Context: one part of a larger RNA
Molecule: large-subunit ribosomal RNA, domain I
Organism: Salinispira pacifica
RNA sequence: GGUUCACGGUGAAUGCCUUGGGACUAUCCGGCGAAGAAGGUCGUGGUAAGCUGCGAAAAGUCAGGGGGAGGAGCACACAUCCUAUGAUCCCUGGAUGACCGAAUGGGGUAACCCGGCAGAAGUUAUGUUCUGCCACUUGCAUGUGAAUAUAUAGCAUGUGAGAGCUAUACCUGGGGAACUGAACCAUCUAAGUACCCAGAGGAAGAGAAAUCAAAAGAGAUUCCCAAAGUAGCGGCGAGCGAAAUGGGAAGAGCCUAAACCAUAUGCGUGUAAGCGGCAAAGCGUUGCGUGUAUGGUGUUGUAGGGCUGUGCGUGGAGUAUUUGCCUGCUCCGGUUAAGUGAUAAAUCAUUGAUAUAGCAGAAUGUUCUGGAAAGGACAUCCAAAGAGGGUGACAGGCCCGUACGCGAAAUAUUAGUGACUUGACUGUACAGUUCCUGAGUAGAACGGGGCACGAGAAACCCUGUUUGAAUCCGGGAAGACCACUUUCCAAGGCUAAAUACGAGAUAGUCACCGAUAGUGAAUAAGUACCGUGAGGGAAAGGUGAAAAGAACCCCGGGAGGGGAGUGAAAUAGAACCUGAAACCGUGGACCU
Numbered sequence: 001g002g003u004u005c006a007c008g009g010u011g012a013a014u015g016c017c018u019u020g021g022g023a024c025u026a027u028c029c030g031g032c033g034a035a036g037a038a039g040g041u042c043g044u045g046g047u048a049a050g051c052u053g054c055g056a057a058a059a060g061u062c063a064g065g066g067g068g069a070g071g072a073g074c075a076c077a078c079a080u081c082c083u084a085u086g087a088u089c090c091c092u093g094g095a096u097g098a099c100c101g102a103a104u105g106g107g108g109u110a111a112c113c114c115g116g117c118a119g120a121a122g123u124u125a126u127g128u129u130c131u132g133c134c135a136c137u138u139g140c141a142u143g144u145g146a147a148u149a150u151a152u153a154g155c156a157u158g159u160g161a162g163a164g165c166u167a168u169a170c171c172u173g174g175g176g177a178a179c180u181g182a183a184c185c186a187u188c189u190a191a192g193u194a195c196c197c198a199g200a201g202g203a204a205g206a207g208a209a210a211u212c213a214a215a216a217g218a219g220a221u222u223c224c225c226a227a228a229g230u231a232g233c234g235g236c237g238a239g240c241g242a243a244a245u246g247g248g249a250a251g252a253g254c255c256u257a258a259a260c261c262a263u264a265u266g267c268g269u270g271u272a273a274g275c276g277g278c279a280a281a282g283c284g285u286u287g288c289g290u291g292u293a294u295g296g297u298g299u300u301g302u303a304g305g306g307c308u309g310u311g312c313g314u315g316g317a318g319u320a321u322u323u324g325c326c327u328g329c330u331c332c333g334g335u336u337a338a339g340u341g342a343u344a345a346a347u348c349a350u351u352g353a354u355a356u357a358g359c360a361g362a363a364u365g366u367u368c369u370g371g372a373a374a375g376g377a378c379a380u381c382c383a384a385a386g387a388g389g390g391u392g393a394c395a396g397g398c399c400c401g402u403a404c405g406c407g408a409a410a411u412a413u414u415a416g417u418g419a420c421u422u423g424a425c426u427g428u429a430c431a432g433u434u435c436c437u438g439a440g441u442a443g444a445a446c447g448g449g450g451c452a453c454g455a456g457a458a459a460c461c462c463u464g465u466u467u468g469a470a471u472c473c474g475g476g477a478a479g480a481c482c483a484c485u486u487u488c489c490a491a492g493g494c495u496a497a498a499u500a501c502g503a504g505a506u507a508g509u510c511a512c513c514g515a516u517a518g519u520g521a522a523u524a525a526g527u528a529c530c531g532u533g534a535g536g537g538a539a540a541g542g543u544g545a546a547a548a549g550a551a552c553c554c555c556g557g558g559a560g561g562g563g564a565g566u567g568a569a570a571u572a573g574a575a576c577c578u579g580a581a582a583c584c585g586u587g588g589a590c591c592u
Stems, first nucleotide, its partner, number of pairs: 001591009015577001016542002020513002022510007029502002031165002039100003042055003046078002050074002061094006070082003105114003115134007136162009170201001171199005181188001185235001211218002222249005232240002253494003256438001260296010274283002276326006301472001303437003306433007315332006333426007347419010358406002364379005380397002382386001388400003443467008453479001474489005529536002549576001552563004
């Protein structure tokens, strides 16, 4: 020096465990904010660094409800207190809520600085302090008011609204790549994807046919399955890729513009046109024309509506310059329907359900082993409960629970009823009239884009430029175009459900992970630390059933150790479960 055996040190693998994660399902819910949000800064405890809670009323305050013996958070300890006059704790609703932050009196290097006005406290007075208001944009109302006469712009005041955040999700719109694929690459693809911007909602968007279809018919939209990888498109390459139709989910339909009428008002006309009709009286700021506003009417394609006339029908009252009649209109009444989450809109009462605390909840003993019984043995009970978790080893009957049931003063959601509100009907049929039925629109040309469809035979939809109809004897579509036929009615608007998503809440599931895994994060984790910054970003779990966490003695300055003691165990002693290997030793044997 090596080999080997035994015993150690170091080290942390492995095993076991799980407070934490991952994925998914169902139900709920889907916003917060100038009444100051999200997120922070600074404070706040008897002692208080961190986290949590809270806000100068500061681990809290008030009220209502639950609950019933301990309590003053994580978190020990000491001190001091609270509590059957019901604390702590849980739920609901209030109060307070520093400073920054959209941040909004002005400024600013966020959490700071400096004001103005009104009122108050204090001071002899000033300084000081307290309360309220003072940003911008915009709607409405009122007042004021230039050039410039009426006016308008502007200005002021009052009263509403907006602003910012999020869930890196879902949705709509405006912009919009490249890598890649085509085995290169340019049309094409990737892809209207990623990304940027704007906006909204709990969903959004779409939506009640100028739709499809095909000689038969359907009857708003959306989503799913099939049709179908079909018909097609395509350097006919790579690739892209329908629809009708059938079956399901869901189901809901409406309002306007115009013609015509009434009222109000501006302008024009200017004393007679006329004043619903007839007769008489009366009126002249009336009337007529036109514009605007409001109300009525009206809303469709086998066309519909308006107006005029005729036939038949119809409760009451009022009214149209006056009186009578006719006619029209309004109100009341009657019948009927619906409703504030579509078609108009505000609120209240009541009943039920649900959510936000909770209540109640069956049934076991002996003995053996053991530190400990839930294990073994023997006997026994409950079960609408033998899901699960805990308890000193494995518990239906020990604890928490579970099954079946029950429960709310308050707040919220939801459903019903009533009040309340609103609509329809209270006239329809026939004839006539040709008054209306959404114009810089439809269409055309040129250039683009969207449609599965790349300019193609290219319809259809959108529109930048130039143009530009018809008006029901009208117009669009049926994939160039024409005819016939069929079908629909554009150029205004609203609309639940079925669908998409998941930040959050609740319940649950797993041939998901088990501390180098699973979230980056099981621990003071987006922390420590790094970076000027945008940003990057860790490591780190386990004594024991219970601290019973080792009184006391000894060595040592201490660290550490030896006894003693606790414990089932201390080679479980806090550098603490198990404790592999590398690596380092001690002792024995053997080899050189």